Molecule: c-di-GMP-I riboswitch aptamer
Organism: Candidatus Brocadia sp.
RNA sequence: UUACGACAAAGGCAAACCUUGGGCAACCAGGGGGACGCAAAGGAAAAGGGUCUUCAAAUAUUUUCCUGUAAAAGCAGGAAAAUAUAAAGAUAGCCUUGCUACCGAA
Numbered sequence: 001u002u003a004c005g006a007c008a009a010a011g012g013c014a015a016a017c018c019u020u021g022g023g024c025a026a027c028c029a030g031g032g033g034g035a036c037g038c039a040a041a042g043g044a045a046a047a048g049g050g051u052c053u054u055c056a057a058a059u060a061u062u063u064u065c066c067u068g069u070a071a072a073a074g075c076a077g078g079a080a081a082a083u084a085u086a087a088a089g090a091u092a093g094c095c096u097u098g099c100u101a102c103c104g105a106a
Stems, first nucleotide, its partner, number of pairs: 004104002012038002017032006036093001042099001047096003050091005058085012
């Protein structure tokens, strides 16, 4: 120095919950609160995945309603709802990779 991570030492971060503000939401920031835990729970969402969200808009499928045609079925158009995909967003305390960093037992 690198790898590694001790019933070591000095320290560090801060889950839940409450509240204020932002956002459609996931979630984020401030304050309180109190430690669930963390050897990177430091930074980065412009390295790659996973997971979560859906104001508006796009595609597909299904259902319902309305209009037209029609004896009916069927077909066409419009509206609403649901699901999925895409897209956009979120997440670093989801994982991997990469960057930086205290200590020094095995």